[in-house]
Transfer RNA from Ostreococcus tauri, 72 nucleotides, folded computationally.
RNA sequence: GGCUCGGUAGCUCAGUGGUAGAGCAGAGGACUCAUAAUCCUAAGGUCACAGGUUCAAUCCCCGUUCGAGCCA
Numbered sequence: 001g002g003c004u005c006g007g008u009a010g011c012u013c014a015g016u017g018g019u020a021g022a023g024c025a026g027a028g029g030a031c032u033c034a035u036a037a038u039c040c041u042a043a044g045g046u047c048a049c050a051g052g053u054u055c056a057a058u059c060c061c062c063g064u065u066c067g068a069g070c071c072a
Base pairs, nucleotide, nucleotide: 001071002070003069004068005067006066007065010024011023012022013021018055027041028040029039030038048064049063051061052060
């Protein structure tokens, strides 16, 4: 330098055009003499950044950036 894959909640990851979700962690509560475990509840997001297509974009297209891998 070229190619491929990836960047979504604090962490690990779903979500391939129509109001962004799960598990764990953290907060509150129930249970218990108490703690743990278990159960319940709510909160938490500029979907890496910018532009385009579309009535509508995390999703499709172009560019940039960061990470991993392969080739040279």
Annotation
RNAcentral records the identical sequence in 2 taxa. Its Rfam family is "tRNA". The family's RNA type in Rfam is transfer RNA. The prediction has a mean pLDDT of 85. It is recorded under the gene name trnM.